The RNA shown here (transfer RNA) has 75 nucleotides and comes from an Oligoflexales bacterium. The RNAcentral record of the sequence draws on ENA. It matches the Rfam family "tRNA". The family's RNA type in Rfam is transfer RNA. Lineage of the source: Bacteria > Pseudomonadati > Bdellovibrionota > Oligoflexia > Oligoflexales.

[in-house]
RNA sequence: GGUCUCGUAGCUCAGUCUGGCUAGAGCAUCCGGCUUUUAACCGGGCGGUCGUUGGUUCAAAUCCAACCGGGACCA
Numbered sequence: 001g002g003u004c005u006c007g008u009a010g011c012u013c014a015g016u017c018u019g020g021c022u023a024g025a026g027c028a029u030c031c032g033g034c035u036u037u038u039a040a041c042c043g044g045g046c047g048g049u050c051g052u053u054g055g056u057u058c059a060a061a062u063c064c065a066a067c068c069g070g071g072a073c074c075a
Base pairs, nucleotide, nucleotide: 001074002073003072004071005070006069007068010027011026012025013024020058029045030044031043032042033041051067052066053065054064055063
């Protein structure tokens, strides 16, 4: 230098292929229940500019382009 791939909550990920519900799950954290207490268990809360910018569209996490960052391969 070239090709491909990944980036979504504090962490691990789903959703993208086939655009359309109000963007979700588990863990963590906080509150409550239970318990003599803790753990476990049960209920609830909190948490996101979907890497950035622009484009297409009535509508973009999802499609397109450039860029940024991680990774693999080729040279």